A computed fold for a 522-nucleotide part of an RNA from an uncultured bacterium, annotated as small-subunit ribosomal RNA, 5' domain. The full RNA is in RNAcentral, with records from ENA, Greengenes and SILVA. The prediction has a mean pLDDT of 82. Its Rfam family is "Bacterial small subunit ribosomal RNA". Rfam links the family to the GO terms ribosome and structural constituent of ribosome.
Context: one part of a larger RNA
RNA sequence: GGACGAACGCUGGCGGCGUGCCUAACACAUGCAAGUCGAGCGGAGCCAAUCAGACAAUCUCUUCGGAGUGCGUCUGAGGAAGCUUAGCGGCGGACGGGUGAGUAACGCGUGAGUAACCUGCCGAUAAGAGGGGGAUAACACAGAGAAAUUUGUGCUAAUACCGCAUAUUGAAUUUUAAUCGCAUGAUUUUAAUUUGAAAGAUUUAUCGCUUAUUGAUGGACUCGCGUCUGAUUAGAUAGUUGGUAGGGUAACGGCCUACCAAGUCGACGAUCAGUAGCCGAACUGAGAGGUUGAUCGGCCACAUUGGGACUGAGACACGGCCCAGACUCCUACGGGAGGCAGCAGUGGGGGAUAUUGCGCAAUGGGGGAAACCCUGACGCAGCAACGCCGCGUGAAGGAAGAAGGUUUUCGGAUCGUAAACUUCUGUUCUUAGGGAAGAAGACAGUGACGGUACCUAAGGAGCAAGCCACGGCUAACUACGUGCCAGCAGCCGCGGUAAUACGUAGGUGGCAAGCGUUGUCC
Numbered sequence: 001g002g003a004c005g006a007a008c009g010c011u012g013g014c015g016g017c018g019u020g021c022c023u024a025a026c027a028c029a030u031g032c033a034a035g036u037c038g039a040g041c042g043g044a045g046c047c048a049a050u051c052a053g054a055c056a057a058u059c060u061c062u063u064c065g066g067a068g069u070g071c072g073u074c075u076g077a078g079g080a081a082g083c084u085u086a087g088c089g090g091c092g093g094a095c096g097g098g099u100g101a102g103u104a105a106c107g108c109g110u111g112a113g114u115a116a117c118c119u120g121c122c123g124a125u126a127a128g129a130g131g132g133g134g135a136u137a138a139c140a141c142a143g144a145g146a147a148a149u150u151u152g153u154g155c156u157a158a159u160a161c162c163g164c165a166u167a168u169u170g171a172a173u174u175u176u177a178a179u180c181g182c183a184u185g186a187u188u189u190u191a192a193u194u195u196g197a198a199a200g201a202u203u204u205a206u207c208g209c210u211u212a213u214u215g216a217u218g219g220a221c222u223c224g225c226g227u228c229u230g231a232u233u234a235g236a237u238a239g240u241u242g243g244u245a246g247g248g249u250a251a252c253g254g255c256c257u258a259c260c261a262a263g264u265c266g267a268c269g270a271u272c273a274g275u276a277g278c279c280g281a282a283c284u285g286a287g288a289g290g291u292u293g294a295u296c297g298g299c300c301a302c303a304u305u306g307g308g309a310c311u312g313a314g315a316c317a318c319g320g321c322c323c324a325g326a327c328u329c330c331u332a333c334g335g336g337a338g339g340c341a342g343c344a345g346u347g348g349g350g351g352a353u354a355u356u357g358c359g360c361a362a363u364g365g366g367g368g369a370a371a372c373c374c375u376g377a378c379g380c381a382g383c384a385a386c387g388c389c390g391c392g393u394g395a396a397g398g399a400a401g402a403a404g405g406u407u408u409u410c411g412g413a414u415c416g417u418a419a420a421c422u423u424c425u426g427u428u429c430u431u432a433g434g435g436a437a438g439a440a441g442a443c444a445g446u447g448a449c450g451g452u453a454c455c456u457a458a459g460g461a462g463c464a465a466g467c468c469a470c471g472g473c474u475a476a477c478u479a480c481g482u483g484c485c486a487g488c489a490g491c492c493g494c495g496g497u498a499a500u501a502c503g504u505a506g507g508u509g510g511c512a513a514g515c516g517u518u519g520u521c522c
Stems, first nucleotide, its partner, number of pairs: 001522004006518005013391006019384002021349001026347003030344003035091003040088002043085004050077006059068003098302003107227008117219002122215007130164001132162002139154006170195005177188004200207002228274003235265003240262008277299004281292004304325005327338004355381001357380003363377001364375004394424004404415004429459006438449001466511005471492003477506005487494002
């Protein structure tokens, strides 16, 4: 000198774009953050016409007792079309969002390999969907419990579940031939046996279902190289290293088990200990290099602590399940409920870090045929000079060099064209009027931001400058006060009676909505 997710002191006009718990992966009140489909299914509820009954306005008749009419209200039946949705079922809750505790590792980066693998939704191609069955929630009834919840009996549906048939290039075993590969082998092919599917909805336009092949996307595994410090850590290792057999997996493999052998790693630093998410990148530097890993993007790991599996194409699953621990809450003491490292917000810690905001209008995601619904992703707004950038706090003229301050050798000098004053301007500001793009979808409708940006008119110099320094390094000096005191200080060093170094004032220098200090890196 540069940089910062900064903090502190003094000061503070505006706008644009960014950024904002670095500490306690500490504990969390409250609200929201993952739903959707009635065009898969049976119910339940609501609701029209209509029917029956009760009450009954009005009008008519009246022997004044009442009779008839029947607007309307209530009850029951009814249930077209329609609406709602607790449950069964489908898809999605494995994405998106957060954090960096752990991890020195094939975790990450880079380059290869899989002839050892999987892949829902999506695209392409081929073929198909025949015929049956038994249940179960919901519901009803009867219970248990304070609650959470739960038991029994009975009934019912499906794109829920289970057989049968069919089978193209599927799968398994055996088999024939050709081609190819770095090896195990791979691809194609002949024949035989065994085996394996399906679901409908409907507004008739479609959307779905099954099998097989292929693509795309996403993932899994293996390997070469690279990846912090310590030898005041030198030996480490028994599923350890290899083999055979079996199990398991999508798949290879001590991944696991049994048996057999005794190996394997290590001064080219094993093991142990400490520290740490890694990278694209960022900062700095002429470069080499050094440092960092906030925001944004890729990968990984984690979700109160530890363990486990289930479902599923995909999880060993942040807002799923089970068990154990700690903690908090409810309880009728028998038993239950919870998990903000999602967005806000609270307490605590800290030098220190924001609103319990608006909207799904856009982009994107989930569901749906669609309309649409959901979306604290996201788009916006609020707070903060936290950072970068831009603008302003007026411009031109103006010497009686005014008053006043400071200083003085008392002549003057300086603040200083600075002010006053004159003439202007309108960036900003205020008021009024108009008023977007962002909408993709050319008809109609759809904007949170927002009556915002912007434009026009009027008013009005009006509301807007500070901070640090002035001995040398280092740009900028005098006066007074103080008197080794009070104090200053980055280094050298100032201060003990004329201090350009302390304090104040005037002046000057530097930067400027900032300035200075502290911390850290180069």